A computed fold for a 529-nucleotide part of an RNA from Bubalus bubalis bubalis, annotated as small-subunit ribosomal RNA, 5' domain. Its mean pLDDT, the model's own confidence on a scale to 100, is 82. The full RNA is in RNAcentral, with records from SILVA. Rfam family: Bacterial small subunit ribosomal RNA.
Context: one part of a larger RNA
RNA sequence: GGAUGAACGCUAGCGAUAGGCUUAACACAUGCAAGUCGAGGGGCAGCACGGAGCAAGCUUGCUUGCUUGGGUGGCGACCGGCGCACGGGUGCGUAACGCGUAUGCAACCUACCCAUAAGAGGGGGAUAGCCCCUCGAAAGAGGGAUUAAUACCACAUAGUAAGCAUCUCCCGCAUGAGAGAUGCUUUAAACAACUUGGCUUAUGGAUGGGCAUGCGUUCCAUUAGGUAGUUGGUAGGGUAACGGCCUACCAAGCCGACGAUGGAUAGGGGUCCUGAGAGGGAGGUCCCCCACACUGGUACUGAGACACGGACCAGACUCCUACGGGAGGCAGCAGUGAGGAAUAUUGGUCAAUGGGCGAAAGCCUGAACCAGCCAAAUCGCGUGAAGGAAGAAGGUGUUAUGCAUUGUAAACUUCUUUUGUCAGGGAAUAAAGUGCACCACGCGUGGUGUUUUGUAUGUACCUGAAGAAUAAAGACCGGCUAAUUCCGUGCCAGCAGCCGCGGUAAUACGGAAGGUCUGAGCGUUAUCC
Numbered sequence: 001g002g003a004u005g006a007a008c009g010c011u012a013g014c015g016a017u018a019g020g021c022u023u024a025a026c027a028c029a030u031g032c033a034a035g036u037c038g039a040g041g042g043g044c045a046g047c048a049c050g051g052a053g054c055a056a057g058c059u060u061g062c063u064u065g066c067u068u069g070g071g072u073g074g075c076g077a078c079c080g081g082c083g084c085a086c087g088g089g090u091g092c093g094u095a096a097c098g099c100g101u102a103u104g105c106a107a108c109c110u111a112c113c114c115a116u117a118a119g120a121g122g123g124g125g126a127u128a129g130c131c132c133c134u135c136g137a138a139a140g141a142g143g144g145a146u147u148a149a150u151a152c153c154a155c156a157u158a159g160u161a162a163g164c165a166u167c168u169c170c171c172g173c174a175u176g177a178g179a180g181a182u183g184c185u186u187u188a189a190a191c192a193a194c195u196u197g198g199c200u201u202a203u204g205g206a207u208g209g210g211c212a213u214g215c216g217u218u219c220c221a222u223u224a225g226g227u228a229g230u231u232g233g234u235a236g237g238g239u240a241a242c243g244g245c246c247u248a249c250c251a252a253g254c255c256g257a258c259g260a261u262g263g264a265u266a267g268g269g270g271u272c273c274u275g276a277g278a279g280g281g282a283g284g285u286c287c288c289c290c291a292c293a294c295u296g297g298u299a300c301u302g303a304g305a306c307a308c309g310g311a312c313c314a315g316a317c318u319c320c321u322a323c324g325g326g327a328g329g330c331a332g333c334a335g336u337g338a339g340g341a342a343u344a345u346u347g348g349u350c351a352a353u354g355g356g357c358g359a360a361a362g363c364c365u366g367a368a369c370c371a372g373c374c375a376a377a378u379c380g381c382g383u384g385a386a387g388g389a390a391g392a393a394g395g396u397g398u399u400a401u402g403c404a405u406u407g408u409a410a411a412c413u414u415c416u417u418u419u420g421u422c423a424g425g426g427a428a429u430a431a432a433g434u435g436c437a438c439c440a441c442g443c444g445u446g447g448u449g450u451u452u453u454g455u456a457u458g459u460a461c462c463u464g465a466a467g468a469a470u471a472a473a474g475a476c477c478g479g480c481u482a483a484u485u486c487c488g489u490g491c492c493a494g495c496a497g498c499c500g501c502g503g504u505a506a507u508a509c510g511g512a513a514g515g516u517c518u519g520a521g522c523g524u525u526a527u528c529c
Stems, first nucleotide, its partner, number of pairs: 001529004006525005013381005019374002021339001026337003030334003035082003040079002043075002047073003051068008089292003098217008108209002113205007121155001123153002131144005161186009171176001191197002218264003225255003230252008267289004271282004294315005317328004345371001347370003353367001354365004384415004394406005421465005432453002435450007473518005478499003484513005494501002
C1' cells in the first nucleotide's frame, strides 16, 4: 500500500447493487416451511343447490323454521396412487477414493420421460371408513358386525424376460462377452371417463446414481514399528453389483524412513485476497461434491433413504399427568433466551421463475420474487454556480499609529434547482400464459378474436411550483509522511507504529490560529499478503 462476512470511536443528505451469528452442531415459547388427486374407491361429518313431508305467516304461491333422504355440486376423516430421497439449513465428524482430475465396470441399478414390439381373459377372499361395545385422565388401544377399489390373491395366456443343459459362429488385455438353434421349468395386467388419460411385459435411449483404479491433497519422528478378518486362497451366504462385505476351513502372510502406526488440526473444489511473477494466505456470499439432522444404534417402506419437519430402541434434557402413563427435537423461515466486540422482520405474494400432485381448472410451496432494518462494502449524486476589495468586522501573529494572515472567504448582486418539500400525471415496463369461441392440419399442435390474471405499487418515472433553500465531517501537521506558529505546562501532566518527545523559549504533551489529507465518511483495533 492492498484486502475484510469485521468490531470500536467521532460524524452522517440521497440512490443503486451486493452482503449481514465468523462465538454455543447451546437451549428453544409461538406461527408457518409438503402436499395433491373425487377423471381410482366406499361413502356423506360440514357447506351449497334442488326434492319430499310437517308447522307458522300471509300477498294462495311465496317466505321462514323443523324433519327427511347422497339426488346434484362438492368434500372433513378413511382406503388407494404419486410426491414426501427434491427444494431449504449447517460444517459436528472426516487426512478418507472424502474431494479434484483422468480412466474403467466383460461386476451394476435407474420411478417419472422418449422410441419400438406385444398384451390387458375369466374369477376370488379380505380390510379401513361407517355402525355397535369395552378400556384409558390423556395419548391412544382392543373386540364384534358389514362394505368398495387403479388395494390384495390364485388361475389362464408368454417371448426378444429369468433359470438349467447341449451345440454352432464370432469378438476381446484376462476372468470372459455377443449372436443363433433345441429341450425343460417359472413369472403379468386395471380401469376411470367418453376420447383422452392411465395399466402389464420386453428391448433400446435419456437422466440420475453405485463401485473400482492411477495421480494430487496440512503439521508432528520430542509418534518407529503396526496388524488375527489381519494378508491371501477354497467353499458358501449376502448385495443392483465386485469384494473378508460376512461365515466355515486352509496357508502365514500384509503395511512401514518413498514415513506405516499414533497424535494434532481441518469439510474438499471452482474460486477469492495479495504479489511484476514465482509464491504466500483464505474457502463467507454464488455453483459442484461430501457429511450431518438432540446424542448413539437399527432396520422398514420404496425406483431411490438406512430418511431434517418418518418408524423403533437406548441415553441426556424439556413439558403434560388423574402417578397408571404419555409428548417433543428450528444445523427450514421469522422470532426468544444464552454466549459474544459483533450480525436483521415473529413482514407481503404465489404476479413472475422453478418444484409436487392433477386430464385440466386449480391447490400447496418461509424454494423463489419482493418489501423492512444496518455506512457493514462497492459505485454514483449532492451539500450550489458566476461576479464581488471598503482586502469589512472579529480571531490569530507581529518588528505594533502600522503590517501579515484567515480571504473572494463573508456581506452584497445575478443565476440555477440536481436533491429535498408540495401539487398533478403515471394504471408504464417487468408477460407470457389461462379460459371461451372459431379456423387449419401432421390430431395435439399452431393461428385469429375475445376475456381474465401484478405482490412489489400510486412504486419507478415524467411535468410543474416556490426557494440557496433540506445537507460536512474526521484524522493529522518532529523524521519516516503531505502539512507550523503562539500560549499553557515544566522528566509533571501527558504522547508514542518505530526512532523517540517532556527537567522554563516543546514545530513531538494540552489549547488556539493557520495548514495538510481523505471526504458521507474519517480514524483506531484485529487478521492476511